[in-house]
Context: one part of a larger RNA
RNA sequence: UGACGGAGGCCCGCACAAGCAGUGAAGCAUGUGGUUUAAUUCAAUGCAAAGCGAAUAACCUUACCAGGGAUUGACAAGCCACGAAUCCUCUUGAAAGAGAGAGGUGCCUUCGGGAAUGCGAACACAGGUGGUGUAUGGCUAUCAUCAGCUCAUGCCGUAGGUGUUGGGUUAAGUCCCGCAGUGAACUCAACCCUUGUUUUUAGUUGCCAUCGUUGAGUUUAGAACCAUGAAUAGACUGUCGGUGAUAAGCCGAAGGAAGAUGAGGAUGACAUCAACUCAUCAUGCCUCUUAUGCCCUAGGCAACACAUAUGCUACAAUGGCAGAGACAAAGGGUCGCGAUCCCAUGAGGGUGAGCUAACCCCAAAAACCCAUCCUCAGUUUGGAUUGCAGGCUGCAAUUUGCCUGCAUGAACCCAGAAUCUGUAGUAAUCGCUGGUCAGCCAUACAACGGUGAAUUCGUUCCCGGGCCUUGUACA
Numbered sequence: 001u002g003a004c005g006g007a008g009g010c011c012c013g014c015a016c017a018a019g020c021a022g023u024g025a026a027g028c029a030u031g032u033g034g035u036u037u038a039a040u041u042c043a044a045u046g047c048a049a050a051g052c053g054a055a056u057a058a059c060c061u062u063a064c065c066a067g068g069g070a071u072u073g074a075c076a077a078g079c080c081a082c083g084a085a086u087c088c089u090c091u092u093g094a095a096a097g098a099g100a101g102a103g104g105u106g107c108c109u110u111c112g113g114g115a116a117u118g119c120g121a122a123c124a125c126a127g128g129u130g131g132u133g134u135a136u137g138g139c140u141a142u143c144a145u146c147a148g149c150u151c152a153u154g155c156c157g158u159a160g161g162u163g164u165u166g167g168g169u170u171a172a173g174u175c176c177c178g179c180a181g182u183g184a185a186c187u188c189a190a191c192c193c194u195u196g197u198u199u200u201u202a203g204u205u206g207c208c209a210u211c212g213u214u215g216a217g218u219u220u221a222g223a224a225c226c227a228u229g230a231a232u233a234g235a236c237u238g239u240c241g242g243u244g245a246u247a248a249g250c251c252g253a254a255g256g257a258a259g260a261u262g263a264g265g266a267u268g269a270c271a272u273c274a275a276c277u278c279a280u281c282a283u284g285c286c287u288c289u290u291a292u293g294c295c296c297u298a299g300g301c302a303a304c305a306c307a308u309a310u311g312c313u314a315c316a317a318u319g320g321c322a323g324a325g326a327c328a329a330a331g332g333g334u335c336g337c338g339a340u341c342c343c344a345u346g347a348g349g350g351u352g353a354g355c356u357a358a359c360c361c362c363a364a365a366a367a368c369c370c371a372u373c374c375u376c377a378g379u380u381u382g383g384a385u386u387g388c389a390g391g392c393u394g395c396a397a398u399u400u401g402c403c404u405g406c407a408u409g410a411a412c413c414c415a416g417a418a419u420c421u422g423u424a425g426u427a428a429u430c431g432c433u434g435g436u437c438a439g440c441c442a443u444a445c446a447a448c449g450g451u452g453a454a455u456u457c458g459u460u461c462c463c464g465g466g467c468c469u470u471g472u473a474c475a
Stems, first nucleotide, its partner, number of pairs: 001475002003472003007469007015459002022419002026313008034304002042053001064299001066297004073125001078123001080120001082118002088101005107114002127288002130286003136282002138277001140275001148186001150184004154162003166177003192265004197233001199231004207222001236259001239253005319374002323370001325368001331362003336355002341350003386407007428451004433446002
C1' cells in the first nucleotide's frame, strides 16, 4: 500500500421489513446429471451451467455409431495428355458408386490456338467440428450502470503519500466551501432512440365536424378532428416562499401535458475471475494423411429404476359448459397471405376474388358484458394415459411429426424444510403477433396491446456494495 476482521462510524441497493403472486407436493413439456447403449456427438457446471450454444435433430442438419465404398480426393490452385460440355438408354446395387451402349458439336480466333467443362496419371498439396481457451486474436458473462480508476507538474519523501482526505450536498469523485497543492484523462451527466404535450406543413390507400348521398366515408364536397410522416416549441430548480454558510443544495407552492435525471431503452471506466468460447470465425504449436480427411444407406442425438433446474396445466363456484354481443396494439404476406361460395361432426378438401399491401389477406382478439345449466362432489373440476377412425406436410411420419373426431378419464382438494420475482400502468391476469420453418414436438424465445392492484413504519438484523478510521502472526 492492499486484502481480511463474528472491529467502529457514515451511506446505498426489492438487501431486509411491509404487501402481492409464485416455486418446493401432483401430471406433463424442455434442459441437465446419472444409468444404459454399437452410438446415445460436442460444449456450458455456485452466484455468472442446466427452455444455455440450438431463431425448430424424421432424411438433410450431424459433428456420433454400424455397414458399404473411393484415395490428388466433396473444395482450391499449379504442370502434362485426351475429349467440348450438357443430354439419352441399359445392367448391377440399399444408396454412394461401378460397368456398357447410342447420338453429337456449340462460342471466340491472328487458324497456331484459347475460354468453359469433363476424364486420366504423377507430385507438390487439399482436408480435419482432431488436441491445447493454461500459447492467442476477436466476441461475451461477472462484479456493476457500482462510482470509482488514473496521470502531468509541484510538495513531503525509503516504500509511498498528497491531489482523491475534511465540512456540507447529490443518483453520481454531482456540485459548493476549505485545504501543499494546481490542473488534466477515462467513467458520471449531457449529446442518441422510443414515449408523454403543442404549433406549422402534407392530403392517399388513412380521417369525417359541417353539406348532400349510400347497404357501406360508398360517392361528391372538405383539411376542422383522428392517425401517419417531416420540421418546431417545451422542463432549465426557470419563478415565488422557507431553510442553509450571502454557497452547493433541500423542503413547499404556483403555472404547466409533463417537475426536479418526466418514464423506458441503448450506452458498461481501471481492473478481477489463467471466467467462457480453438465447435461461429481467425490463428501459433502438436497431431492424422488408403485416414482422426471424403461419399452413401440405416440407426443414434428422442433410451429410462432415479435425481435436479426452468416452465406449462391444474386442484375449481371470483369457477366450468353451451348461447348471444363489444372493444386493441404491433407484426407478417408473391416459391406467399388467401377472401367468398360449396362439401365434411371436425382437422381439412374443392373453388380461387383481391393484394408486391395505411388499399387485399392472415384476423376470431381473449379476459369482459348479458343471459342458461351445473350446486361443493374427485364433480358438467382436472386433463394425463390408452384404444379406434381420420386429416395435413413431406421421397419418406415404424423407431420419431403436428392436428381432428369418438371412446377412455390417472394423479392432484393449495403443498414440509427451504426459496424466488417485481415499487405503477409495475405485479397479477387475458389474449394477439413474429423469427426460425416443407411440417413440427413452441408450454420456449422476442415483441404487442387489454383489464389492472396491495405495500414501503423504517435501517435493529440477513446479503451485496461504496467512503473514512482502526487491528493484523496475511501478500